[in-house]
RNA sequence: CUCUUAUCGAGAGCGGCGGAGGGACAGGCCCGAUGAAGCCCGGCAACCGAUUCGGAUCAGGCGGGUUCAGCCUUCAUCUGAAUGUCAUGGUGCUAAUUCCUACAAUGCCGCAUAGAAUGUGCGGUCGUUGGCAGAUGAGAC
Numbered sequence: 001c002u003c004u005u006a007u008c009g010a011g012a013g014c015g016g017c018g019g020a021g022g023g024a025c026a027g028g029c030c031c032g033a034u035g036a037a038g039c040c041c042g043g044c045a046a047c048c049g050a051u052u053c054g055g056a057u058c059a060g061g062c063g064g065g066u067u068c069a070g071c072c073u074u075c076a077u078c079u080g081a082a083u084g085u086c087a088u089g090g091u092g093c094u095a096a097u098u099c100c101u102a103c104a105a106u107g108c109c110g111c112a113u114a115g116a117a118u119g120u121g122c123g124g125u126c127g128u129u130g131g132c133a134g135a136u137g138a139g140a141c
Base pairs, nucleotide, nucleotide: 002140003139004138005137006136007135008134013041015040016039017038021031022030023029026101027100028099042094043093044092046091047090048089049086050085051084052081053080054079055078056077057076059073060072061071062070098133103130104129105128106127107126108124109123110122111121112120113119
C1' cells in the first nucleotide's frame, strides 16, 4: 500500500515552546495574533489489554432408580453495571455529529400544469434510510 471487520451524537487544557496557518479532498460554513500547524507536558477512555460484581448460555459435579427442578464449581462465550473500574503496557483521540453537503431511494412541503381528484415536471437553510469517501482500532496478505 491492499483486503476483511467493528466503531464514528459521549469524553478530554485559561499549561510550555512555537510563530501563520488549520478544519482529508471540492463547495459551503467555521476556527486562528484574545495565538493556527507542529513538538512537549497534561488530560480522555474508542479499540487491544488488565480487573470487580450481577445475569444468560455451554461444560463438569452433588443428590438420585431415571428425567425435570434445585444446589455447587471452573473455564469459555455473550451481556449489564445512568459509557462499572484502571491508564502500568500497544495504538488512538483531545473546536463544531466524521462541522455540514456532495450519490441514490423515500417522506413532507412549496411552485408550475389542470375546473377538481390523480398524475407529471421543477425546487427546498426540511426529515429518514442506504451508499460513496474518510478516520481509528483489531486482524490478514